[in-house]
Context: one part of a larger RNA
RNA sequence: GCCGGCGAGUUUUUGUGCUUUGCAAGCUUAAGCCACUUUGUGGUGAAGGCGGAGCGAAAGCGAUUCCGAUUUAUCGGAAGGGUCUGAAUAGGGCCCAAGUAAAGUAUGAAAGACCCGAAACCAGGUGAGCUAACCAUGACCAGGGUGAGCCCCGAUUAACCUCGGGAGGAGGCCCGCACCGUUGUAUGCUGCAAGAUGCUCGGAUGAGUUGUGGUUAGAGGUAAUAUGCCAAUCGAACCUGGAGAUAGCUGGUUCUCCCUGAAAUAUAUUUAGGUAUAGGGUUAUGUUUGAAGCAAGCGGGGGUAGAGCACUGAUCGGAUGUCUGGGAGGAAACUUUCAGCAUCUAGUCAAACUCCGAAUACUGCUUGUGAAUUCAUGGCACUCAGCACCUGGGAGCUAAGUUCCAGGAGCAAAAGGAAAACAAUCCAGACCUACAGCUAAGGUCUCUAAUGUUUGUUAAGUGGGAAAGGAAGUUUCAUUCCUAAGACACCUAGGAGGUCGGCUCAGAAGCAGCCAUCCUUUAAAGAAAGCGUAACAGCUCACUAGCCGUAGGAAUGAUGCGCCGAAAAUUUAACGAGGCUAAACAAACAACCGAAGCUUAGGAUUGUCUACUUGUAGACAAUGGUAAGGGAGCGUUCUGUUUGCAGUGAAGCCUGGCCGAAAGGCUUGGUGGAGCGGACAGAAGUGAGAAUGCCGGC
Numbered sequence: 001g002c003c004g005g006c007g008a009g010u011u012u013u014u015g016u017g018c019u020u021u022g023c024a025a026g027c028u029u030a031a032g033c034c035a036c037u038u039u040g041u042g043g044u045g046a047a048g049g050c051g052g053a054g055c056g057a058a059a060g061c062g063a064u065u066c067c068g069a070u071u072u073a074u075c076g077g078a079a080g081g082g083u084c085u086g087a088a089u090a091g092g093g094c095c096c097a098a099g100u101a102a103a104g105u106a107u108g109a110a111a112g113a114c115c116c117g118a119a120a121c122c123a124g125g126u127g128a129g130c131u132a133a134c135c136a137u138g139a140c141c142a143g144g145g146u147g148a149g150c151c152c153c154g155a156u157u158a159a160c161c162u163c164g165g166g167a168g169g170a171g172g173c174c175c176g177c178a179c180c181g182u183u184g185u186a187u188g189c190u191g192c193a194a195g196a197u198g199c200u201c202g203g204a205u206g207a208g209u210u211g212u213g214g215u216u217a218g219a220g221g222u223a224a225u226a227u228g229c230c231a232a233u234c235g236a237a238c239c240u241g242g243a244g245a246u247a248g249c250u251g252g253u254u255c256u257c258c259c260u261g262a263a264a265u266a267u268a269u270u271u272a273g274g275u276a277u278a279g280g281g282u283u284a285u286g287u288u289u290g291a292a293g294c295a296a297g298c299g300g301g302g303g304u305a306g307a308g309c310a311c312u313g314a315u316c317g318g319a320u321g322u323c324u325g326g327g328a329g330g331a332a333a334c335u336u337u338c339a340g341c342a343u344c345u346a347g348u349c350a351a352a353c354u355c356c357g358a359a360u361a362c363u364g365c366u367u368g369u370g371a372a373u374u375c376a377u378g379g380c381a382c383u384c385a386g387c388a389c390c391u392g393g394g395a396g397c398u399a400a401g402u403u404c405c406a407g408g409a410g411c412a413a414a415a416g417g418a419a420a421a422c423a424a425u426c427c428a429g430a431c432c433u434a435c436a437g438c439u440a441a442g443g444u445c446u447c448u449a450a451u452g453u454u455u456g457u458u459a460a461g462u463g464g465g466a467a468a469g470g471a472a473g474u475u476u477c478a479u480u481c482c483u484a485a486g487a488c489a490c491c492u493a494g495g496a497g498g499u500c501g502g503c504u505c506a507g508a509a510g511c512a513g514c515c516a517u518c519c520u521u522u523a524a525a526g527a528a529a530g531c532g533u534a535a536c537a538g539c540u541c542a543c544u545a546g547c548c549g550u551a552g553g554a555a556u557g558a559u560g561c562g563c564c565g566a567a568a569a570u571u572u573a574a575c576g577a578g579g580c581u582a583a584a585c586a587a588a589c590a591a592c593c594g595a596a597g598c599u600u601a602g603g604a605u606u607g608u609c610u611a612c613u614u615g616u617a618g619a620c621a622a623u624g625g626u627a628a629g630g631g632a633g634c635g636u637u638c639u640g641u642u643u644g645c646a647g648u649g650a651a652g653c654c655u656g657g658c659c660g661a662a663a664g665g666c667u668u669g670g671u672g673g674a675g676c677g678g679a680c681a682g683a684a685g686u687g688a689g690a691a692u693g694c695c696g697g698c
Base pairs, nucleotide, nucleotide: 001698002697003696004695005694006693011111012110013109014108015107016106017105018104019103020102021101022100023099026050027049028048032044033043034042035041036040054061055060064079065078066077067076068075069074070073080096081095082094083093084092085091114252115251117249121242122241123240124239125238126237132216133215134214135213136212137211138210139209140208141206143175144174145173146171151166152165153164154163155162179203180202181201184199185198186197187196218234220230221229222228227236255633256632257631258630259629260628265278266277267276268275269274279383280382281380282379283378284377285376286375293369294368295367296366297365298364299363300362306356307354308353312350313349314348315347317345318344319343320342321341323340324339325338326337327336328335329334386411387410389408390407391406392405393404394403395402416427417426418425431603432602433601434600436599437598438597442593443592444591445578446577447576451590452589453588454587455586456585457584463580469564470563473561474560476558477557478556479555480554481553482552491546492545493544494543496520497519498518501515502514503513526541529540530539531538604623605622606621607620608619609618610617611616612615634687636684637683638682639681640680641679642678643677644676645675652671653670654669656667657666658665659664
């Protein structure tokens, strides 16, 4: 890992609801006792319990009529009544007669309470044969080296000191076996080994090593302290018990079909991955009757979008002012300039501005449409991590697959078609069957189902990624001007004089710079638009004439489609691909393809209605679904009643066939060799694929 078996909402007491049954203003026995077919059944037993009146802390006081509806004993409504509070004839609270017993079922509570799972806590014991320390008593340490003090002899000294020689053998001394340890490294890493092996290395007469016997025990011991060690276990050993500790946490929780079908929000929380109440689901009962919803009409309140500047503030330009202040000039008057303020005028801005002010939304009434819907009460839940998208906003960088609100439609819990692939986008909501048809989004050259026509545009493979900005790309439109009195472009000629304007300057002559920018001759010619010189010179331009004799030309603005701007990492890789100049783009027309949509044919279930023979027929409608609620069934074991099968072959197993919507049922043949079913009830150790499940096999 696979296969097989086992494996999780149970039981008791009690509360509440529903279903069924008995009796009913009553219902019911418990223990005990008696009997018997004796571990159960029948009887007896009224003690007790619930109900029959409530209100009030208590003293205490103390309750029903009417109307409507129909199933004729129930429901609804209205008024009234009892009691408490109170001064109250006010207001308010509670109440004004159907229960009770049992069984089943759902759920709450108490219990281990659906199952498995801690780390821990406490109690009583067992451990120092491992290891730590200590006690008692024993044992062990090859060999070599060094050569302390004391001592002896000699020299020396006044004497010490000192020096030399000898003897001797000290030391947590040196080198190094045994022994003890374990520094580095390699191997080993399902090992030789749950810590080893090789090489290397530290100590090796000492705070040394070691044998045997003993002592210290878990809220503890021991510790040259490492939180180390205390039997492969140590921030508190192990064993057994309390014990099924507790687990707002993780995992798992076993047959089928049918109906409905959420939430990821508010408030509170030692609360934030939990829970409570509300909201949203389901179900039962009652109720609403042309209901809910939708549409139209007539009405409402509002201060958002927008707009505006009348208020509050912000803000740009101009003008005026016998206003205020500063500067300059002046003797002063006064003039001028700057700033402020006020008024006028043209133009603006605002979530916390408003003289104004929608659309929507919300809401009242009426009408229409609409066949299912509202509301109330009770049972049972689940939900409290939401998510991307569109719209209106806050935060942020008008960043984020960001975050926080509001409105919407989706996914969640939704399959199918389109977007190559793609929870959320677009189309569209799957009861089942069909080798039938029509369409939606989207498509129609091939992959790949289905296409053609007409008129334009694009030349960039634009299409098939991107901005500011740039450009005689090209399309269309508009405006202004020139033009057979000859435009535009080319070519020829002129482009002058006062004058080198004045100033400045070394120079300044059209052309460094400042000021001015006139006049004349002219067909025309700037006190000069550019190049140039040290300054001149020189070359062009504007402007004019001629030439030409073609017929359009110049400028501006708008507009459609293109161009440049354009650099990334495995591989073309920014059309899904091939490939396309239409198979691109714009406009128009006519076809077709295309889904689980719609239709057609057949069938199933449920609901409503109709009909009657009361379980059938017909019509219409519905039937996606997670959490969850509700309904109906299948199967297993055992029990009771009843009825059957079986050596002429039971159960079980293998194989094939048939039936049922499913769980499942029936059966031929084979095997097997002794028990096993049907029907109706009842009771459960009642259904396995998952729990790093448990046990076994391979």